[in-house]
Molecule: RNase P RNA; transfer RNA
Organism: Rhodospirillales bacterium
RNA sequence: UCAGACGGCCGGAUGGCUGCCUUCCGGGCCCUAUGGGUCCGGGGGGAGGAAAGUCCGGGCUCCACGGAAACACGGUGCCGGGUAACACCCGGCGGGGGCGACCCUAGGGAAAGUGCCACAGAAAGCAAACCGCCGGCUCCGGCUUUGGCCCGCCGGUAAGGGUGAAAGGGUGCGGUAAGAGCGCACCGCGUCUCCGGCGACGGGGACGGCACGGUAAACCCCACCGGGAGCAAGACCAAGUAGGGACGGCGCGCCGGGCAACCGGCAGGCGGGUUUCCGCGCCGCCGUCCGGGUCGGUCGCGCGAGGCGUUCGGCAACGGACGUCCCAGAUGAAUGGCCAUCUAACGCGCUCUUGGGCGUGUGGACAGAACCCGGCUUACAGGCCGUCUGACGCC
RNA sequence: UCCGGUGUAGCUCAGCGGUAGAGCAAGCGGCUGUUAACCGCUAGGUCGGGGGUUCGAAUCCCUCCGCCGGAGCCA
Numbered sequence: 001u002c003a004g005a006c007g008g009c010c011g012g013a014u015g016g017c018u019g020c021c022u023u024c025c026g027g028g029c030c031c032u033a034u035g036g037g038u039c040c041g042g043g044g045g046g047a048g049g050a051a052a053g054u055c056c057g058g059g060c061u062c063c064a065c066g067g068a069a070a071c072a073c074g075g076u077g078c079c080g081g082g083u084a085a086c087a088c089c090c091g092g093c094g095g096g097g098g099c100g101a102c103c104c105u106a107g108g109g110a111a112a113g114u115g116c117c118a119c120a121g122a123a124a125g126c127a128a129a130c131c132g133c134c135g136g137c138u139c140c141g142g143c144u145u146u147g148g149c150c151c152g153c154c155g156g157u158a159a160g161g162g163u164g165a166a167a168g169g170g171u172g173c174g175g176u177a178a179g180a181g182c183g184c185a186c187c188g189c190g191u192c193u194c195c196g197g198c199g200a201c202g203g204g205g206a207c208g209g210c211a212c213g214g215u216a217a218a219c220c221c222c223a224c225c226g227g228g229a230g231c232a233a234g235a236c237c238a239a240g241u242a243g244g245g246a247c248g249g250c251g252c253g254c255c256g257g258g259c260a261a262c263c264g265g266c267a268g269g270c271g272g273g274u275u276u277c278c279g280c281g282c283c284g285c286c287g288u289c290c291g292g293g294u295c296g297g298u299c300g301c302g303c304g305a306g307g308c309g310u311u312c313g314g315c316a317a318c319g320g321a322c323g324u325c326c327c328a329g330a331u332g333a334a335u336g337g338c339c340a341u342c343u344a345a346c347g348c349g350c351u352c353u354u355g356g357g358c359g360u361g362u363g364g365a366c367a368g369a370a371c372c373c374g375g376c377u378u379a380c381a382g383g384c385c386g387u388c389u390g391a392c393g394c395c
Numbered sequence: 396u397c398c399g400g401u402g403u404a405g406c407u408c409a410g411c412g413g414u415a416g417a418g419c420a421a422g423c424g425g426c427u428g429u430u431a432a433c434c435g436c437u438a439g440g441u442c443g444g445g446g447g448u449u450c451g452a453a454u455c456c457c458u459c460c461g462c463c464g465g466a467g468c469c470a
Base pairs, nucleotide, nucleotide: 001391002390003389004388005387006386007385008384009383010382012342013341014340015339016338017337018336020046021045022044023043024042025041026040027039028038029037030036031035048366052377053376055375056374057373058372059371060230061229062228063227066278067277068276069275070274071273073226074225075224076223077222078092079091080090081089082088093107094105095104096103097102108221109220113219114218115215116214117213130161131160132157133156134155135154136153137152141150142149143148169187170186171185172184173183174182188210189208190207191206192205193204194203195202196201234299235298236297237296244290245289246288247287248286249285250284253266254265255264256263257262268283269282270281271280292469293468306325307324308323309322310321311320312319313318345362346361347360348359349358350357351356352355396466397465398464399463400462401461402460405419406418407417408416413450421437422436423435424434425433443459444458445457446456447455
């Protein structure tokens, strides 16, 4: 210098004028008056790294289907750690890719069972002889110079060809009629064992001639986790109305007291996946349809697993201690508009040394809180910083 | 905010691991004096986009995008 890898940060700046939301202070006016409304003046605060998608995990709130067990359903899936929790993060292991920095990885179980493996191919799941190779010929067939020969028949063979994603270990030597773990060496695999490691796993030794194809993001098995709903949760005030009607399903039972209304008990039904047991609540329950009213206000609602800084522990994620700060709360929904200067970028013109300088014009990407928080994913003009790798050149 | 469905040829839909199909429409030919109907043939596909699992994906899994529908107060 060129080509790359990884991590972090920013994402227009300053000033003026004029609006909007919210909060505090002061004052005027009004009211049903420790309060509220409205107007004026002044001070403070006012979008994001993703506020987004709503894909996970929680807080909070209600439903108290509350407690226990089993089943079903859904999810997660190498190991260790972090965390309130997670499908997230960190550090490792195994596998794969790259010369390398580094990157990717849903990665439990296929010797519990079931299913599937199209086409091609001889054979595709208790494997299989199409070609080839080798042996034999009593029989069938062909040829024949009647000796035999193979194009025929009967066997052997998974080394070679061919098909396929996949053909029942791989390479080499021996061996054989040809071959074959048939024998041997190395590699792979399995069983046992020793050492290291918390562990995933790694390394070594002995034995076994090889049995055990793939697929679980197919059913399934194993281990672990999960009650449901969501701030339109939920609470209060005000207003209004009819706790209305129709249809369907299930139930409307028994005992005691009482003249009766009714009361008590048992049974029965319903109760946010199902069943059983215990307990509790209700007495009709469930479903569909047609109607009625209101569509106002207050709280929830901004101090939180909070931000920033220093320091300590840890490889890190993260945790502890100390100090400091208070930082949006709207509800058809505020955070805007205009101007000036600068700045990143782009277009045009001029100029000179490949590129720079000057003038002029345009002018900021993705996008916008709506109960809150931790993640993931997706969108994003452009810029800055740091660490590292490879190649070339120079010293 | 929560829930459900759907995306395949120009249109309406099948197909849910194994070569992408049907009807209508389109084009060409036949029939007819001509048109329609009818008969025959033909063309036409990023299976919404991307990634993964698998030998193999429209189909299974993840993620993103578009479209359609439903629920909520008094209850």